[in-house]
Predicted 3D model of a 73-nucleotide RNA (transfer RNA) from a Crocinitomicaceae bacterium. Rfam family: tRNA. Its family is annotated with triplet codon-amino acid adaptor activity in the Gene Ontology. Taxonomically the source falls in Crocinitomicaceae (Bacteria, Pseudomonadati, Flavobacteriia, Flavobacteriales).
């Protein structure tokens, strides 16, 4: 220099154009217990890397840029 993959909650990841985004772990509260742990229930937390484009409608499709990873030279 060229190509490919990837970016969603504090962490690990789903979500594959359509009703203002979910799970597990984690955090907070409660129940249970003499108490702790375990278990169960409730709950907190995101405008989806940035900027544009396509569309009636974009986390999702397209382009550029930024970060990370891999390959070729």
């Nucleotide at each position: 220099g060229c190509g490919c993959u990837u970016a969603u909650a504090g962490c690990u990841c789903a979500g594959u154009g359509g009703u203002u985004a979910g799970a597990g772990c984690a955090g907070g509260g409660a129940a249970c217990u003499c108490a702790u742990a375990a278990u169960u229930c409730c709950u907190u937390g995101g405008c989806c890397g940035u900027u544009g484009g396509u569309u009636c409608a974009a986390a999702u499709c397209c382009a550029a840029c930024u970060g990370a990873g891999c390959g070729c030279a």